[in-house]
RNA sequence: GCCGCUGUGGUGGAAUCGGCAGACACAAAGGACUUAAAAUCCUUCGAUAGUAAUAUCGUACCGGUUCAAGUCCGGUCAGCGGCA
Numbered sequence: 001g002c003c004g005c006u007g008u009g010g011u012g013g014a015a016u017c018g019g020c021a022g023a024c025a026c027a028a029a030g031g032a033c034u035u036a037a038a039a040u041c042c043u044u045c046g047a048u049a050g051u052a053a054u055a056u057c058g059u060a061c062c063g064g065u066u067c068a069a070g071u072c073c074g075g076u077c078a079g080c081g082g083c084a
Base pairs, nucleotide, nucleotide: 001083002082003081004080005079006078007077010026011025012024019067028044029043030042031041032040046057047056048055049054060076061075062074063073064072
């Protein structure tokens, strides 16, 4: 230099046919139970603004197509692998 694969909450990892982004698990926080703890059960758990209701944004980054993009198209970056 060329080719291929991968990039999604704090972590692993789904959604692959374009149709509510974050299933499920772990971690964490609050509560129940307990004399106290462990275990178990319930609830919450992306970011920003807000007392809150709520609003806006969010799938490595920048664009494009589309009513609608994690998904399709172009470019960039990073990691891994192969070829030279």
About this RNA: This is a predicted structure of an 84-nucleotide RNA (transfer RNA) from a Clostridiales bacterium. Rfam family: tRNA. The family's RNA type in Rfam is transfer RNA. NCBI's taxonomy places the organism under Bacteria, Bacillati, Bacillota, Clostridia, Eubacteriales. The coordinates come from a structure-prediction model, not an experiment, and the mean pLDDT is 81.